Bacterial RNase P class A from a Gemmatimonadota bacterium, 373 nucleotides, folded computationally. The gene name in the source record is rnpB. NCBI's taxonomy places the organism under Bacteria, Pseudomonadati, Gemmatimonadota. It matches the Rfam family "Bacterial RNase P class A". Gene Ontology terms of the family: dimeric ribonuclease P complex, tRNA processing and ribonuclease P activity. RNAcentral holds the sequence, with entries from ENA. Its mean pLDDT, the model's own confidence on a scale to 100, is 78.

RNA sequence: CGAGGGGGGCGAGGGGCCGCGGGUCGGCGUCCCAAAGGGCGCGCGAUUCGAGGAAAGUCCGAGCUCCACAGGGCAAGGUGCCGGGUAACGCCCGGGCGGCGAAAGCCGACGGAAAGUGCCACAGAGAACAGACCGCCUGCGGUGGGCGCGUCAGCGCCGCUGCCGGUAAGGGUGAAACGGUGGAGUAAGAGCCCACCGCCCGUGCGGGUAACCGCCGGGGCACGGCAAACCCCACCUGGAGCAAGGCCAAGCAGGGGACAGUGGUAGCCCGCCGCGCGAUGAUCCCCGGGUAGGCCGCAUGAGGUGCCGGGCGACCGGCGUCCCAGAUGAAUGGCCCACUGAACUGAACUCGGCUUACGGCUCCCCUCCGCGG
Numbered sequence: 001c002g003a004g005g006g007g008g009g010c011g012a013g014g015g016g017c018c019g020c021g022g023g024u025c026g027g028c029g030u031c032c033c034a035a036a037g038g039g040c041g042c043g044c045g046a047u048u049c050g051a052g053g054a055a056a057g058u059c060c061g062a063g064c065u066c067c068a069c070a071g072g073g074c075a076a077g078g079u080g081c082c083g084g085g086u087a088a089c090g091c092c093c094g095g096g097c098g099g100c101g102a103a104a105g106c107c108g109a110c111g112g113a114a115a116g117u118g119c120c121a122c123a124g125a126g127a128a129c130a131g132a133c134c135g136c137c138u139g140c141g142g143u144g145g146g147c148g149c150g151u152c153a154g155c156g157c158c159g160c161u162g163c164c165g166g167u168a169a170g171g172g173u174g175a176a177a178c179g180g181u182g183g184a185g186u187a188a189g190a191g192c193c194c195a196c197c198g199c200c201c202g203u204g205c206g207g208g209u210a211a212c213c214g215c216c217g218g219g220g221c222a223c224g225g226c227a228a229a230c231c232c233c234a235c236c237u238g239g240a241g242c243a244a245g246g247c248c249a250a251g252c253a254g255g256g257g258a259c260a261g262u263g264g265u266a267g268c269c270c271g272c273c274g275c276g277c278g279a280u281g282a283u284c285c286c287c288g289g290g291u292a293g294g295c296c297g298c299a300u301g302a303g304g305u306g307c308c309g310g311g312c313g314a315c316c317g318g319c320g321u322c323c324c325a326g327a328u329g330a331a332u333g334g335c336c337c338a339c340u341g342a343a344c345u346g347a348a349c350u351c352g353g354c355u356u357a358c359g360g361c362u363c364c365c366c367u368c369c370g371c372g373g
Base pairs, nucleotide, nucleotide: 001370002368003367004366005365006364007363008362009361010360014337015336016335017334018333020050021049022048023047024046025045026044027042028041029040030039031038032037052344056355057354059353060352061351062350063349064241065240066239067238076237077236078235079234080233081095082094083093084092085091096110097108098107099106100105111232112231116230117229118226119225120224133171134170135167136166137165139163140162141161142160143159145158146157147156148155149154179197180196181195182194183193198221199219200218201217202216204215205214206213207212245296246295247294248293254287255286256285257284258283262282264280265279267277268276303322304321305320306319307318308317309316310315
């Protein structure tokens, strides 16, 4: 250089103008009020904040809220090597084992198949207490093609072929064929025997918190695969979800009450109420539940960030510092300088994860089968 591996950051930028949603301050209007002050409203002014790394899928785990709930069991669902982290997890970190890679590194639902049940397609002889198609081999025959011997009867070897057997080394089928390699052995063969590897067993020894690893001893080896098949074992799980839930509360309906120039309504008067005055002519007040409607929940949180300390790490602790959208038909946009060029996609109760989508830019670390120096 090339090829590759791991991890992090950004995800249009600068200025100007206009607009939209929230907060704060001010102004204006209005109401309450003795005052101080307060409530509500405003296409008013100033100032400030205003989408994401995934806001997404809604797949896990929680907070919060309401309902349910003695304890225990069944059912159903989920998780599944070991240790740690965490509020918790099916997430993360470290380790073990297995697989892939030359390496950096990556991937793994990774408990149990000598409790039971079930399944193992096609091919193949045989697929689970298996099997003999080809092949190999002993024996008994047939044949008479070839060769040799021959005392001319035949005999032997080779070839072809039939039958009874032996065998499971080799071939072949398959995802998988009842340990592997080599030797000894045999008619041919075979854990039949031997060496090594593998496997199983052990209350053995050593290391490790553990998963597990190493060693030692014993055993020719018995025990195929599938549990994201039923199942067994261990552990976990109550249900619904912010349209959760809480508060205030018109009108109508309901219950109770008040009365006849009473109550109510509006006017004069008045800073306001009441009294008073005249007018009108039948309603008005209270209560509980609660609809429309409004408010809360609703953004200071398992929070972000800098330094220090602990830890291999996930993460934890201390000190300092920051406040960072909050709508409810639902804001986050448009134009210009200005040529250029841009992906996936947008909050709606809130967090921790996972997964998926994504044009491009950028930083750090690591590896060396190969090429070049």